[in-house]
Molecule: small-subunit ribosomal RNA
Organism: Mollicutes bacterium
RNA sequence: UUUUUUGAGAGUUUGAUCCUGGCUCAGGAUUAACGCUGGCGGCAUGCCUAAUACAUGCAAGUCGAACGGAAAUCUCCUACUUGUAGGAGAUUUUAGUGGCGAACGGGUGAGUAAUACGUAUUUAACCUGCCCUUAAGUUGGGGAUACCCAUUGGAAACGAUGAUUAAUACCGAAUAAUCUUCAUUAAACUCCGGUUUGUUGAAGCAAAGAGGCGUUUGCCUCGCUUUGGGAUGGGAAUGCGGUGCAUUAGCUAGUUGGUAAGGUAACGGCUUACCAAGGCGACGAUGCAUAGCCGGGCUGAGAGGCUGAACGGCCACAUUGGGAUUGAGAUACGGCCCAGACUCCUACGGGAGGCAGCAGUAAGGAAUUUUUCACAAUGGACGAAAGUCUGAUGAAGCAAUGCCGCGUGAUUGAUGAAGGUUCUCGAAUCGUAAAAAUCUGUGGUAGGGGAAAAAGAUUUAGUGAAAGGAAAUGUUCACUGAUUUUGAUGGUACCUUACUAGAAAGUCAUGACUAACUACGUGCCAGCAGUCGCGGUAAUACGUAGGUGGCGAGCGUUAUCCGGAUUUAUUGGGCGUAUAGUAUGCGUAGACGGAAGAGCAAGUCAAAGGUUUAAUCUUGGGGCCCAACCCCAUUUCGCCUUUGAAACUGUUUUUCUUUGAGGAUAGAAGACGUUAGUGGAAUUUCAUGUGGAGCGGUGAAAUGCGUGGAUAUAUGAAAGAACACCAAGAGCGAAGGCAACUAACGAGUUUAUUCCUGACGUUGAGGCAUGAAAGCAUGGGGAGCAAAUCGGAUUAGAUACCCGAGUAGUCCAUAGCUGUAAACGAUGAGUGCUAGAUGUUCGGAAACGAGUGUCGAAGCUAACGCGUUAAGCACUCCGCCUGGGGAGUACGCACGCAAGUGUAAAACUCAAAGGAAUUGACGGGAACCCGCACAAGCGGUGGAACAUGUGGUUUAAUUCGAAGCAACGCGAAGAACCUUACCAGGGUUUGAAAUUUGGCGCAAAGUGGCAGAAAUGUCACUGAGGUUAACGUUAAACAGAUGGUGCAUGGCUGUCGUCAGUUCGUGUCGUGAGAUGUAAGGUUAAGUCCUCUAACGAACGCAACCCUUGUCGUUAGUUGCUAACAUUAAGUUGAGUACUUUAGCGAGACUGCCGGUGCAAACCGGAGGAAGGUGAGGAUGACGUCAAGUCCGUAUGCCUCUUACACCCUGGGCUACACACGUGUUACAAUGGCUAUUACAAAAAGAUGCAAUACCGCGAGGUAGAGCCAAUCUCCAAAAAUAGUCUCAGUUCGGAUCGAAGUCUGCAACUCGACUUCGUGAAGUCGGAAUCGCUAGUAAUCGCAGAUCAGCAACGCUGCGGUGAAUACGUUCUCGGGUUUUGUACACACCGCCCGUCAAACCAUGAAAGUUGGUAGUGCUGGAAGUUGAUUUCUCAACUCGCUUGCGAGAGAGUGUCAACCAAGGUAAGACCGAUGAUUGGGGUUAAGUCGUAACAAGGUAUCCCUACGAGAACGUGGGGAUGGAUCACCUCCUUU
Repeated sequence: UUUUUUGAGAGUUUGAUCCUGGCUCAGGAUUAACGCUGGCGGCAUGCCUAAUACAUGCAAGUCGAACGGAAAUCUCCUACUUGUAGGAGAUUUUAGUGGCGAACGGGUGAGUAAUACGUAUUUAACCUGCCCUUAAGUUGGGGAUACCCAUUGGAAACGAUGAUUAAUACCGAAUAAUCUUCAUUAAACUCCGGUUUGUUGAAGCAAAGAGGCGUUUGCCUCGCUUUGGGAUGGGAAUGCGGUGCAUUAGCUAGUUGGUAAGGUAACGGCUUACCAAGGCGACGAUGCAUAGCCGGGCUGAGAGGCUGAACGGCCACAUUGGGAUUGAGAUACGGCCCAGACUCCUACGGGAGGCAGCAGUAAGGAAUUUUUCACAAUGGACGAAAGUCUGAUGAAGCAAUGCCGCGUGAUUGAUGAAGGUUCUCGAAUCGUAAAAAUCUGUGGUAGGGGAAAAAGAUUUAGUGAAAGGAAAUGUUCACUGAUUUUGAUGGUACCUUACUAGAAAGUCAUGACUAACUACGUGCCAGCAGUCGCGGUAAUACGUAGGUGGCGAGCGUUAUCCGGAUUUAUUGGGCGUAUAGUAUGCGUAGACGGAAGAGCAAGUCAAAGGUUUAAUCUUGGGGCCCAACCCCAUUUCGCCUUUGAAACUGUUUUUCUUUGAGGAUAGAAGACGUUAGUGGAAUUUCAUGUGGAGCGGUGAAAUGCGUGGAUAUAUGAAAGAACACCAAGAGCGAAGGCAACUAACGAGUUUAUUCCUGACGUUGAGGCAUGAAAGCAUGGGGAGCAAAUCGGAUUAGAUACCCGAGUAGUCCAUAGCUGUAAACGAUGAGUGCUAGAUGUUCGGAAACGAGUGUCGAAGCUAACGCGUUAAGCACUCCGCCUGGGGAGUACGCACGCAAGUGUAAAACUCAAAGGAAUUGACGGGAACCCGCACAAGCGGUGGAACAUGUGGUUUAAUUCGAAGCAACGCGAAGAACCUUACCAGGGUUUGAAAUUUGGCGCAAAGUGGCAGAAAUGUCACUGAGGUUAACGUUAAACAGAUGGUGCAUGGCUGUCGUCAGUUCGUGUCGUGAGAUGUAAGGUUAAGUCCUCUAACGAACGCAACCCUUGUCGUUAGUUGCUAACAUUAAGUUGAGUACUUUAGCGAGACUGCCGGUGCAAACCGGAGGAAGGUGAGGAUGACGUCAAGUCCGUAUGCCUCUUACACCCUGGGCUACACACGUGUUACAAUGGCUAUUACAAAAAGAUGCAAUACCGCGAGGUAGAGCCAAUCUCCAAAAAUAGUCUCAGUUCGGAUCGAAGUCUGCAACUCGACUUCGUGAAGUCGGAAUCGCUAGUAAUCGCAGAUCAGCAACGCUGCGGUGAAUACGUUCUCGGGUUUUGUACACACCGCCCGUCAAACCAUGAAAGUUGGUAGUGCUGGAAGUUGAUUUCUCAACUCGCUUGCGAGAGAGUGUCAACCAAGGUAAGACCGAUGAUUGGGGUUAAGUCGUAACAAGGUAUCCCUACGAGAACGUGGGGAUGGAUCACCUCCUUU
């Protein structure tokens, strides 16, 4: 550059919102394991743990064409005893000598953070068997030795001695160079060190034969020796790269370098001697921990992150440690020696062994296979070859371990079968699903074919060609023919024929995330759960069933990795308040850096080349039916080399001044610092005078001081500390901080001129310095204040707040120590840029510049807010953060006299913690307003007696409910029985009442008798008609329940509250929750109305409409009324309908009119009017709150009981009684009691009723009884009033209690009714703390009626009228409510939230006398095997020399001894890391433990930070600091008018 590819979110903090931030999920992957299930095939993969221990078998041999022998078979020959002995030849086998191999192949990952690996480069500093190629050779000798034989030791393993023999075994000699070494000189190249090619000279080094053919001169092949080159394989060196901890900061003596020597294939401290004192390290040395490295694999949009199974490359290891030998190559997995541990054999003397090769065993573990077949192929070793060997390899077996493919059938089939499940009982669904019919045959079973593919070769013959040769046998290549054959897999793949729907589907889920819902069971139990969470009687969340969804021979779970997570942010985050700016400055390294020119080319960019193993990946093709899989081709990071470009960075160099920075000159302001001196006011103390009883202190007091004279006052003196006014968000300083005045010394800032230097700059890890208060050390000083402490108060307590005393300290000094604060603008430093307005300080004539505040533009921000003094737009550097708690803690280290400071974790635990803003609620916050809320008044309650209700107690039972206001004269507008639900006893069981069905019966019923407490049972009599009616009985469905749940419900009701509020549509503002509307200013009883206004409209409430009442009119007049007329005892009657009245319809009042104020709404006053500002009263109760009340009014889900929790009956109880509370009645008296007399009401009620009237009774009442179903009759009498009397007393007050006698109701008056008469005559003389009602026809007072009801507990309740007041200045306070505002850690909403000690259980962790184990080193000791060195200890064939010719000497070898090095081991003192440890410290977690109430509101003493002291605990107090404090006032500044 081209093409292609390429990024998803969700749940969870809140009442709701936005943000921050963690946790969790959806995806992919795995050498996996577990649960349930399981048909076939292909291709792969298969001890991740104990590098733990290993039984058994196999995994490395081969060559007789290197060698001598031996054995077997065959043939021939000889001797002869017909069978033996000897010889020759051929074939086969072979222990031993010898050669090559055994260093490959195969396994594992312990060690190793670099002697490793990857990549690139170097080797001019090196080696390389077999192989290829080049050149030249392969001559001639010698002495041994194994095997074998003999003797002999040992249990064995294994040896010892003697004699004998061969070689391609071993050893001299010859020959030889282009080989090696040394010397000599020349050229080229060069990295200057050397290298290469030459000349000349000297010295030195070789060998082995075997087979074939030929035969005599040999030739060929395979070997052997020397040499050059190649290839292959290795050795060594260098650069770069990939890991955690700094709570590992210093490491290093062969260490770093040099010289010389040794050693090695080779460079080199690789080794040794000497010399020098170096070398590494903040760019992380050293140490510790962890780890084989890579190609690659998984994931990801990528950048990255994680990983290193299988396949491939490299390394390391082979029971642990050490060591060498052989060899081309090893310090050697299936070799050797030694030491240690372990195992085995043993005759106890001594020996043997090493599966991290393939199988397999044991153990460990959640977990990983057969003691298989074959060398047919590929590859390897040996061999001339045939061939032998090969657990390499090729195959099979086992395992759903993974990937891929196929199947478990297809078509038709509605009576929508049966069955299951659900059900509103109609049906719906499983479901064309099944059955049934037709069809197919992948697969399966049976039969047949199938050496098809993998297979090319070997041997041999011939032909041709090539090289060489005298020729031939050979050799190499090509072709042809022939012969002999070779398959583990496997009779497998595949093909074909026949038959058969036959043997072949599960698993997980189903509340949201997340696709898919119902029933039953269970009842905070059992259980589920990845997160949120589900389960306490209607569970889509537990279990089961049916249905449904997902995937499918698999499905799900667990574990691990990446992703999502931009949640470590290079791509790609942040730091005012959420986690996060060091307390401040100076400054080192480092990082970054002004303008112009030139050079270089390190970075950068471009081109080309090399390399980047193969496999994998990408892309394009191809082959197995497809796919997985396999094959072919292509592409490719990175690194290196060469060449080029020169804009930018870098580097070198020359310049520049305007600009960055600094200096000079002239000015300026300042609580800037240090030192010395001076001053006045005040407090306290002392002295003296005056004076005479208190002072002081507080919410109120007390302690305290004072007649020994205080306080007060006057004068004088002393001492210490701090500097009023000025004084102001004014000034100065880096910050901490700095304030009387004067002087001295010192520092910084700023303005002007633009004179000088010429980038000298910015930041700044470590480092150094400064650093409030408290605190520490030493010595002074000490007036006031004041931790601790002591008293006094307060309080339940008060280790506090308040008061009185009071010590450290506060003050000064020390070139003292400490080094922390809310050290804050919670805002690092520097530079540039981006609207303004305004106050103020300094300089300046001004322009302008330097500071310091406020409001605001763009922009930013989660919002609040910031906004030229940025939290805006950019750049540079430093510091810091990564969920909450544990914890700024433990351990370690450093500093400090100490207090402590700095640095700084983990285990464990939670699903949140947090920021800003919103709506409510709340506040012992604020403002405004209202209400019989207070105040002003009147009358009560609380004290007495009684009534009544409740609690408590009692009881067989004292039925149940109601519980602050808003339960308590409440449900109950009537408990003697009934009611009645409770208790005791007696009875009934399809039932007292309801519906239905089947069977049976014919009576039922009534009256009377008997038994019984009654229910009930039983007997007798009467008994018309009818019978599928009714009734009885039996059986079955069912009834019944005042049993439970008002926290499952309906309905109704209370309450805030008759308070003025509660919402919606559209629009606008805000990311959003939300706001606005519904705010502001007025006004109203009112969100009532008006004005203004990003709002405009609307709804439920308010008001009005409704009822009663007050005035008038009209209509209608009976049972009402009566002015006029007539009449009567009487509105009695005629008459009338005027009045009163009744009850229908209307009128009337609307701030309409006038005056004032006001923009208006409206308010104030007035007129008229019966009534005036809602005329009065009632009904009417918004959205909602209290899980408020009621299942015992009724209704009703579910649960429970069913010879009982149902039903009937009698009696009892609900009426008990030491006591406590609520609500009332009657009183305590003269505004009264008693007696007498006499007027005026309203509203109700009346047939099982009200009852006139008459008579009787003292009376309650009784007898008789007119009238009335009611404006007609009755209840019905109103009471207060008037007159008389009583005369202040427990009374002529008061009437409880008790006695006696009665009346009435009723089956019944004992428990347990009311009333009457007579008698008795209690407490009580106006009521403590406290508390209730009421604002006008009201309170107070007086009586009347009604409901319920046989009667009554009524003094209650609901109504009615009569008489008829006082007071309200006003909103400070109490209570309640409304609106606005403010704070909040509350939202179940203050009856909220929440802190700490103590007590209990569990969990992890620190310390701890110690105990125990491991790791790495150090010192000393030790010294196996081995190597090296030394050595007459002993022994010895080859070679050399000598001569006495079989002896001696030498060289050399072996052995012994000694020395050096060295593994294991021993020992000593430490270091580090674990485990454990009586006890102990704090921490965390845990529905209902204890003590208080510290924090959140002004949290009731504002809170918090640092520090010190004190205290059961939260905490308190002192000093300094912060606002992240409410409220009020003032000052300053700003905005608007």